[in-house]
A computed fold for a 1450-nucleotide RNA from an uncultured prokaryote, annotated as small-subunit ribosomal RNA. RNAcentral holds the sequence, with entries from ENA. Rfam family: Bacterial small subunit ribosomal RNA. Its family is annotated with ribosome and structural constituent of ribosome in the Gene Ontology. Its mean pLDDT, the model's own confidence on a scale to 100, is 84.
RNA sequence: GAGAGUUUGAUCCUGGCUCAGAACGAACGCUGGCGGCAGGCUUAACACAUGCAAGUCGAACGCCCCGCAAGGGGAGUGGCAGACGGGUGAGUAACACGUGGGAACGUACCUUUCGGUUCGGAAUAACUCAGGGAAACUUGAGCUAAUACCGGAUACGUCCGCAAGGAGAAAGAUUUAUCGCCUUAAGAUGAGCCCGCGUCAGAUUAGCUAGAUGGUAGGGUAAUGGCCUACCAUGGCAACGAUCUGUAGCUGGUUUGAGAGGAUGGUCAGCCACACUGGGACUGAGAUACGGCCCAGACUCCUACGGGAGGCAGCAGUGGGGAAUAUUGGACAAUGGGCGCAAGCCUGAUCCAGCCAUGCCGCGUGAGUGAUGAAGGCCCUAGGGUUGUAAAGCUCUUUCAACGGUGAAGAUAAUGACGGUAACCGUAGAAGAAGCCCCGGCUAACUUCGUGCCAGCAGCCGCGGUAAUACGGAGGGGGCUAGCGUUACUCGGAAUCACUGGGCGUAAAGCGUGCGUAGGCGGAUCGUUAAGUCGGGGGUGAAAUCCCGGGGCUCAACCCCGGAACUGCCUCCGAUACUGGCGAUCUAGAGAUCGAGAGAGGUGAGUGGAAUUCCGAGUGUAGAGGUGAAAUUCGUAGAUAUUCGGAGGAACACCAGUGGCGAAGGCGGCUCACUGGCUCGAUACUGACGCUGAGGUGCGAAAGCGUGGGGAGCAAACAGGAUUAGAUACCCUGGUAGUCCACGCCGUAAACGAUGGAAGCUAGCUGUCGGGCAGUUUACUGUUCGGUGGCGCAGCUAACGCAUUAAGCUUCCCGCCUGGGGAGUACGGUCGCAAGAUUAAAACUCAAAGGAAUUGACGGGGGCCCGCACAAGCGGUGGAGCAUGUGGUUUAAUUCGAAGCAACGCGCAGAACCUUACCAGCCCUUGACAUCCCGAUCGCGGUUUCCAGAGAUGGAUCCCUUCAGCUAGGCUGGAUCGGUGACAGGUGCUGCAUGGCUGUCGUCAGCUCGUGUCGUGAGAUGUUCAGUUAAGUCCGGCAACGAGCGCAACCCUUACCUUUAGUUGCCAGCAUUAAGUUGGGCACUCUAGAGGGACUGCCGGUGAUAAGCCGGAGGAAGGUGGGGAUGACGUCAAGUCCUCAUGGCCCUUACGGGCUGGGCUACACACGUGCUACAAUGGUAGUGACAGUGGGCAGCUAGAUCGCGAGAUCAUGCUAAUCUCUAAAAACUAUCCCAGUUCGGAUUAUUCUCUGCAACUCGAGAGUAUGAAGUUGGAAUCGCUAGUAAUCGUGGAUCAGAACGCCACGGUGAAUACGUUCCCGGGUCUUGUACACACCGCCCGUCAUGUCAUGGGAGUUGGCUUUACCCGAAGGCGGUGCGCUAACCGCAAGGGGGCAGGCGACCACGGUAGGGUCAAUGACUGGGGUGAAGUCGUAACAAGGUAGCCGUAG
Repeated sequence: GAGAGUUUGAUCCUGGCUCAGAACGAACGCUGGCGGCAGGCUUAACACAUGCAAGUCGAACGCCCCGCAAGGGGAGUGGCAGACGGGUGAGUAACACGUGGGAACGUACCUUUCGGUUCGGAAUAACUCAGGGAAACUUGAGCUAAUACCGGAUACGUCCGCAAGGAGAAAGAUUUAUCGCCUUAAGAUGAGCCCGCGUCAGAUUAGCUAGAUGGUAGGGUAAUGGCCUACCAUGGCAACGAUCUGUAGCUGGUUUGAGAGGAUGGUCAGCCACACUGGGACUGAGAUACGGCCCAGACUCCUACGGGAGGCAGCAGUGGGGAAUAUUGGACAAUGGGCGCAAGCCUGAUCCAGCCAUGCCGCGUGAGUGAUGAAGGCCCUAGGGUUGUAAAGCUCUUUCAACGGUGAAGAUAAUGACGGUAACCGUAGAAGAAGCCCCGGCUAACUUCGUGCCAGCAGCCGCGGUAAUACGGAGGGGGCUAGCGUUACUCGGAAUCACUGGGCGUAAAGCGUGCGUAGGCGGAUCGUUAAGUCGGGGGUGAAAUCCCGGGGCUCAACCCCGGAACUGCCUCCGAUACUGGCGAUCUAGAGAUCGAGAGAGGUGAGUGGAAUUCCGAGUGUAGAGGUGAAAUUCGUAGAUAUUCGGAGGAACACCAGUGGCGAAGGCGGCUCACUGGCUCGAUACUGACGCUGAGGUGCGAAAGCGUGGGGAGCAAACAGGAUUAGAUACCCUGGUAGUCCACGCCGUAAACGAUGGAAGCUAGCUGUCGGGCAGUUUACUGUUCGGUGGCGCAGCUAACGCAUUAAGCUUCCCGCCUGGGGAGUACGGUCGCAAGAUUAAAACUCAAAGGAAUUGACGGGGGCCCGCACAAGCGGUGGAGCAUGUGGUUUAAUUCGAAGCAACGCGCAGAACCUUACCAGCCCUUGACAUCCCGAUCGCGGUUUCCAGAGAUGGAUCCCUUCAGCUAGGCUGGAUCGGUGACAGGUGCUGCAUGGCUGUCGUCAGCUCGUGUCGUGAGAUGUUCAGUUAAGUCCGGCAACGAGCGCAACCCUUACCUUUAGUUGCCAGCAUUAAGUUGGGCACUCUAGAGGGACUGCCGGUGAUAAGCCGGAGGAAGGUGGGGAUGACGUCAAGUCCUCAUGGCCCUUACGGGCUGGGCUACACACGUGCUACAAUGGUAGUGACAGUGGGCAGCUAGAUCGCGAGAUCAUGCUAAUCUCUAAAAACUAUCCCAGUUCGGAUUAUUCUCUGCAACUCGAGAGUAUGAAGUUGGAAUCGCUAGUAAUCGUGGAUCAGAACGCCACGGUGAAUACGUUCCCGGGUCUUGUACACACCGCCCGUCAUGUCAUGGGAGUUGGCUUUACCCGAAGGCGGUGCGCUAACCGCAAGGGGGCAGGCGACCACGGUAGGGUCAAUGACUGGGGUGAAGUCGUAACAAGGUAGCCGUAG
């Protein structure tokens, strides 16, 4: 030393991405009161107008000018200084820098010191004259001075030389004092040189080097040195990374960090390098010189075209570039520098001011009081809440700013740019002074409106498709505050490169495997050394910074003082345990010797039998072969089959084994030869000889390649046949490379134990292979060494698992990893005959990719079980006609909803009007309906008739009736009408905003919880298992023990009995009648109340002595007796806003309301559900017996009459166990005789009946006539397991009328179930999974299209670099020097010396030719990434429908 979000349905882990922090020479957006202290071209080392930035000295010198003079000024000679100060970071990977050392060397000015300062000479600027030139500038002649120049003398030191000896200085100025000058030796300062160590990345840069490495001798330098030259030698550097390439000034420090580290080098300070680019020297103490010189080049400027001038990376400033960085300011007052004796002059160094919120620090924008909690805003459940003591109001204060005054320190005598500044005093007044970002999570802070996958937001996850706390506005809130946000960059978090401090079985990661070089590491004892190591001392580690303690600005930032620290380097002394070095010894490691042993270890040669195929011969005849089924194929020219003989190649059955051997790949008949390794036992041998192993090197399956053989079987490619939508496949028939051998390549595999090698240590049990020992005994037991397996403890692990053969605990060495994709790809290199192998990126793109385990779901996985699921049966649908619903079409409208099962005779238990929601037309607008307000009236309401109209409606009219309370007031209530606005109203939208209700899986047996236990956790256990059941039903076992919702039971009904009660029911016996009609009775039937009864209770068998099952008895009923009601947790965003309720949205003279008419009833067609049939198990006619529900007053209706009939008329009973609907029908008898019929009844015509205001669109029924399709129904499909199917009729709801539908009732009354292989659905356990929207899942590749980056590419262009050659400016050096020449020598001639010139080597720029490398670009082309719901297929995930995968070839 803090973490968080994000992969999943959830979990743990791995792993990346992202955030919160700090920092900044910053920039941008919005905003902006003051002050202090800092900072301010990071880009174009791009180009620069203008001004300034280095001068000074008359006490070195002559001259000129002004001046009476004093003095002042000017240009020049001369001296010192222009090598400092200031700028910049281009270059530089280097002794450049840092640090610590070293010897061979200079050092002006300064300090100290020794000695000296003498005698002469010749010139030359300035100036004058005369020229040249546009200018810059310059030529000739003449005059002149010096502290300028030269010579002589002298020589304490000095230098050269072995010595003798030789060489070599000086300058004066001045009134004094003094300042100078020369020589010497020291010092100080500041340079130069050398060395150790440290100092970026790339190996897709592995070899580099010719003055190169060393020596000798010279030269050169201040000085060492290949620094240079000659000669000689052949060295030197490099895997501890040379050379090359890229990048970069280095450091003190700065920033971040707990630290170790990382990043960085702006301001300040030290060093270096550079000064337009390149080269060069001169002068000088010092330069190879920013504001000096020469040359070359580029650029700019002037020009009279002949020539010239220039260098802001000094301070300001300009243009340009850029996201971006200031004034052409003041002063030398201070600090410092140059010159000068000094006064002083110069100083864009410096000190100040100006601009900029660029940063850090400080201050302010007011304080107190103030509730009716004002107004306004916003929200609201309409009550209120909030803004909010906030405001206003009242009482105060005046920091800062403003105005006025006083006025410093900085100065040590004078001198103050800053500056009338800091500070102090006074005056007025709350007066002049607040913004920015955020509010889904991370992350502090929530509401409303708008918008509607749009507009937009976004750091990551992600928001937005009509109720957005995520967009935009507003209100409110949070954070920071003269700033706040954003962006860029750095460190942190990131233990995400892990030294501190990570990993590699499955997540990324162990080389395929040995041998072995360098290197790393290394057994025991003794001695020695002191390199590492440890202790102490010394030197150094600049200052500043950081830290600590003080101090100064009012505080702080800032500044000053002191201390500590600077973790480093060098050096001295000491210690000696450990490591290292050296020496000696040892035997436990390793090896050796001897004796045994096992083995598919390797290589070569030989040899054997079985089988396949082929060939020959025989027997024999029509097929064989092959498959899911077939066909291609073979066969009457004789196949297949079978027998015998022969040929040839390849492989070695049984033995055979989680057995053996080998380093791995791998090795399997038998024999022989040669040969490697291993194990056991013994030993008096060697004496650490060892382990690992970068590079290197050997071996290395299969496929493949080359050459030559060989070729039986098998078999890529290929051909054919099938399959298929297709089938370049899976299956079949053939078949070539290949497979085999020899030699040579290749060098890869899922080369796997996905587990590198070696050593030591750490419980066991059990099998097996090879040895040894001991004991008993012939077969075992015990023990030991070496292999090879299984299980398992501790420990480890994310888990799975590993566990003495470790994935445990330690040590050593090597290899490898750092998100997914792009990609093991491109380029480059190496290897290869090729295929290719190896080494190995980036751009771009995503927020994941991944491991293990969990719960589900799924599987053309498995086990068990169930269901009219199949099977076994019976009857249907699908074909016909009609009915009905739906789709479609049509229409003004054909209202709307329902859509696989689970929509479709469904909502609709009944559309002529109504219903009605739709359409057309005509009307109403506070409304058909509710509440409130105002006004009027006292009503209202009912009834008759008329007119207009389609009606609503409007107008008129007759009759009946004339509100209630009371405080007596037109007060209150009530009603109606009229008016106003709040509102009503909406079958308008959203069932994906909802409640409620319902369907469905499914009456399937499941779904959960508490506590405990196990697991890091999701979760598991319980609920699994063995039995059993209709059942998670029960029983047994079990880390579970219990419990809840479901199951079952309780409820209803039905089947039996008892009891109670007998009216409207019943009648055995008695009486009576036409009749249970009546008396009587309540036994029976029945009705409807209460009980009983059935519980595997009993017996036998079976099972585990259980639960249960099987059989039996008894019983009306037997194993839930039959039927019903009853529907767990949940699923389907299932259905319904048009039953109802309801949020939001929408309409309001209309999407509301009323009315008439129409429509919902349409009709080329398609589908569902039904009815009637196709007939003889039937039709028709006749006879006439037996039910049970249920309904009935706007009703059911007996009976009678009429009508062929539907029905009509009269009339009766019944508010119903009383009356009525009510007749049951199938049954039975007769007839028909297999036909489109005496089947079938559609359709049509006509006459009627009933309901109703009204049957045209559009009702039902009756009579007569008509008499269609249809002769049992393709593919397919439905129901049903017993009083069931089938068949027959009956009733009811709705309803005026209108069922073939629906609901209910009874009558008659079967067949079949071997069984669970298959189809469908379900339950449970298990298994696999890349699915979790859960297989209607996921997902791959080509193609097409848009876009992005990238590789190749004939080339083209440019940069850098290099080789050879050519050219050769300036310059110094070396020669030469015939031309010129003051000092010295010489009487002179001349000499010495010097200069120009010329020559030579070196060399910058430049040129020619050729390499290397990098970048840009390029027709065309290759793959890659990414895009909306494109195309084709279906490769992978389940046994993914041919298990998948790896290498290789096609």